[in-house]
A computed fold for a 500-nucleotide part of an RNA from a metagenome, annotated as small-subunit ribosomal RNA, 5' domain. Model confidence (mean pLDDT): 86 of 100. Rfam family: Bacterial small subunit ribosomal RNA. The full RNA is in RNAcentral, with records from SILVA.

Context: one part of a larger RNA
RNA sequence: GGAUGAACGCUGGCGGCGUGCUUAAUACAUGCAAGUCGAACGAGGGUUUCAGCAAUGGGAUCCGAGUGGCGAACGGGUGAGUAACGCGUUGGUGACCUGCCCCGAAGAGAGGGAUAACAGACCGAAAGGUUUGCUAAUACCGCAUAAGCUCUUACUAGUCAGAGAGGUAAGAGGAAAGGCCGAAAGGCGCUUUGGGAGGGGCCUGCGUCCCAUCAGCUAGUUGGCGAGGUAAAAGCUCACCAAGGCGAUGACGGGUAGGGGACCUGAGAGGGUGACCCCCCACAAUGGAACUGAAACACGGUCCAUACACCUACGGGUGGCAGCAGUAGGGAAUAUUGGUAAUGGGCGCAAGCCCGACCCAGCAACGCCGCGUGCGCGAUGAAGGCCUUCGGGUCGUAAAGCGCUUUUUAGCGGGAUGAGGAAGGACAGUACCGCUAGAAUAAGUCUCGGCUAACUACGUGCCAGCAGCCGCGGUAACACGUAGGAGACGAGCGUUAUCC
Numbered sequence: 001g002g003a004u005g006a007a008c009g010c011u012g013g014c015g016g017c018g019u020g021c022u023u024a025a026u027a028c029a030u031g032c033a034a035g036u037c038g039a040a041c042g043a044g045g046g047u048u049u050c051a052g053c054a055a056u057g058g059g060a061u062c063c064g065a066g067u068g069g070c071g072a073a074c075g076g077g078u079g080a081g082u083a084a085c086g087c088g089u090u091g092g093u094g095a096c097c098u099g100c101c102c103c104g105a106a107g108a109g110a111g112g113g114a115u116a117a118c119a120g121a122c123c124g125a126a127a128g129g130u131u132u133g134c135u136a137a138u139a140c141c142g143c144a145u146a147a148g149c150u151c152u153u154a155c156u157a158g159u160c161a162g163a164g165a166g167g168u169a170a171g172a173g174g175a176a177a178g179g180c181c182g183a184a185a186g187g188c189g190c191u192u193u194g195g196g197a198g199g200g201g202c203c204u205g206c207g208u209c210c211c212a213u214c215a216g217c218u219a220g221u222u223g224g225c226g227a228g229g230u231a232a233a234a235g236c237u238c239a240c241c242a243a244g245g246c247g248a249u250g251a252c253g254g255g256u257a258g259g260g261g262a263c264c265u266g267a268g269a270g271g272g273u274g275a276c277c278c279c280c281c282a283c284a285a286u287g288g289a290a291c292u293g294a295a296a297c298a299c300g301g302u303c304c305a306u307a308c309a310c311c312u313a314c315g316g317g318u319g320g321c322a323g324c325a326g327u328a329g330g331g332a333a334u335a336u337u338g339g340u341a342a343u344g345g346g347c348g349c350a351a352g353c354c355c356g357a358c359c360c361a362g363c364a365a366c367g368c369c370g371c372g373u374g375c376g377c378g379a380u381g382a383a384g385g386c387c388u389u390c391g392g393g394u395c396g397u398a399a400a401g402c403g404c405u406u407u408u409u410a411g412c413g414g415g416a417u418g419a420g421g422a423a424g425g426a427c428a429g430u431a432c433c434g435c436u437a438g439a440a441u442a443a444g445u446c447u448c449g450g451c452u453a454a455c456u457a458c459g460u461g462c463c464a465g466c467a468g469c470c471g472c473g474g475u476a477a478c479a480c481g482u483a484g485g486a487g488a489c490g491a492g493c494g495u496u497a498u499c500c
Stems, first nucleotide, its partner, number of pairs: 001500004006496005013371006019364002021330001026328003030325003035070003040067002044063008077283003086208004091203003096200003101196007109143001111141002118133006149173008179188003209255003216246003221243004226238003258280004262273004285306005308319004336361001338360002343357001344355004374404004384395004409437006418427001444489005449470003455484005465472002
């Protein structure tokens, strides 16, 4: 000098764009953050209409707990753990998976038994539960059929670094909802399979902080045969066998730490950092486990244990903000318990519903950028302050005064783009535009001994104090304090902390 997610002191007019718990991965009141589908299903209810004397029955429409489907594994948060194939990069997968989406092929025959809701009875303070009876389905379960699918066996060709891929034949095995909407056409769905796209799993070469005052480490340890297990290779797991495997090219141990794109600095090499934004990983009070599912060992799912907190009729229950706001606490320190038009996502044929994602608004000079606090003329160099050698000098064209302008400000009026064909549309009566008024509404902070731009007076008297370094202060202090003047930057200025 540059930089910062900054803080502190003094000061503070406006706008645009960003950014805002770096500390306690501390504890959380309250509200919201994941729903949706009646075009899968059976009941129930409201409104209305038709037939009927009525009871009742039919139709239309709306609501809707439950069964069922899809979603809830995305999106959002945090960085505790992790020195690791975690990340980055290069490859491999002949060792693999893939819901929804796209392209292609084939199919959907004929049956069955339940169950929630509901009704009755019962238990419990509650949370919730037991039992009897009824009922539907795109819920569940047999049977049939089925290949180019799967498995087994046999044969075959050849590639490659390595092969278990591929092809042919035989045998065996396994599917579905002929559902829903529609007058129909048709559409949306269902099952099996080939391919694709996108996504993921696993393996691998290289790279990836400090300490040797950590020098030896290792029994599933290293390898093999067999078995189990997985979507899949593998000590991944197990039985048996062998005795291996790693290490000064730093094993093992300890400390610290999420990694990268990037960001800061620097001429570069390098050094430092990993906030915001993007990619990957890990975590969801702490520890463990599996279930469901295409995918989780699952933040707003389940079970167990622990700590904590809450409710209780003392028998027993309930909870998890490292989602958005917000509260307490900690701290030098970090915001609103705001709105929903668009974009994107989930569900739905759609209309649409939901979304603290997102987009906006609010707060904060926290940062960057821009604008303003007026412009011109104006000497008797006014008054006043300060200094003075008492002549004067300086603040100083500065003020006053005269003329002008209106960025900004205030008032009034108009008023968007975003927002695809119509209506609606948060932001927002905002930005912006026009008119009117009037210099009006708007300047500070630090410094002035040298480094280092900027000096005098008074006060103080090694006191009070200053200070980044050198050093000032003990009676004329350009270094302390005040005043006048000056210098620098300017809605900021200075200090502290950290990095180059």